[in-house]
RNA sequence: CGCAGAAUAGCUCAAGGGUAGAGCACUGGCCUCAUAAGCCAGCGCGCGUGGGUUCGACCCCCACUUCUGCGG
Numbered sequence: 001c002g003c004a005g006a007a008u009a010g011c012u013c014a015a016g017g018g019u020a021g022a023g024c025a026c027u028g029g030c031c032u033c034a035u036a037a038g039c040c041a042g043c044g045c046g047c048g049u050g051g052g053u054u055c056g057a058c059c060c061c062c063a064c065u066u067c068u069g070c071g072g
Base pairs, nucleotide, nucleotide: 001071002070003069004068005067006066007065010024011023012022013021018055026042027041028040029039030038048064049063050062051061052060
């Protein structure tokens, strides 16, 4: 320098253009002498930034930023 991929909750990840979810974690309760595990319930101010397309964008297009990989 070129090419490709990734960026969504505290963490790991989903989401076929139509109100953004799960697991773990966290909080409360049950259970236990107690802790862990297990069970029940709750909590999620989260879509990298800026534009464009569209009635409507996490989703499609462009640019930028950061990270990863490949090539030179």
This is a predicted structure of a 72-nucleotide RNA (transfer RNA).
The coordinates come from a structure-prediction model, not an experiment, and the mean pLDDT is 82.
It matches the Rfam family "tRNA". From the family's description: Transfer RNA (tRNA) molecules are approximately 80 nucleotides in length. It is annotated as a transfer RNA.